RNA sequence: UUUCAAUAAAGGCGAACUAUAUCGAAAGAGUAGGGCGCAAAGCCAUGGGUCUAAAGCGCUUUAAAACAGUGCCAUGAUUGCCAGGUUGCGGGA
Numbered sequence: 001u002u003u004c005a006a007u008a009a010a011g012g013c014g015a016a017c018u019a020u021a022u023c024g025a026a027a028g029a030g031u032a033g034g035g036c037g038c039a040a041a042g043c044c045a046u047g048g049g050u051c052u053a054a055a056g057c058g059c060u061u062u063a064a065a066a067c068a069g070u071g072c073c074a075u076g077a078u079u080g081c082c083a084g085g086u087u088g089c090g091g092g093a
Stems, first nucleotide, its partner, number of pairs: 002093003012038002017033004022029002036080001042086003046083003049078003056072005
C1' cells in the first nucleotide's frame, strides 16, 4: 500500500420502546434514558427505492366563494433500505 472477515484486545455506534416545556405542516430530526444489533450501523442525499405532502395544480362541494374532502406532485426526510464515493482502529494474508 492492497486485500480478507475468522480469532482476540482496546474501544466505538446505538434498533425497538419511554420521556420531551426542542425544531417541523408532516415524514422525521434533536436531547435524555435504553441496549436490538452493527467491521464502518463514521461521513456524503450522487443513483435507485421508500416515507411525508406544507406550498402548488386539478376534482368534489357552493348561486359564487371560503372551509372541508380527495387525487397528483419533492424543493422535505431516510446513509441502521440498496448501491456508489470518501475517511478510519486492531488483527490475518
Description
This is a predicted structure of a 93-nucleotide RNA (c-di-GMP-I riboswitch aptamer) from a Clostridiales bacterium. Its Rfam family is "c-di-GMP-I riboswitch aptamer". Rfam links the family to the GO term cyclic-di-GMP binding.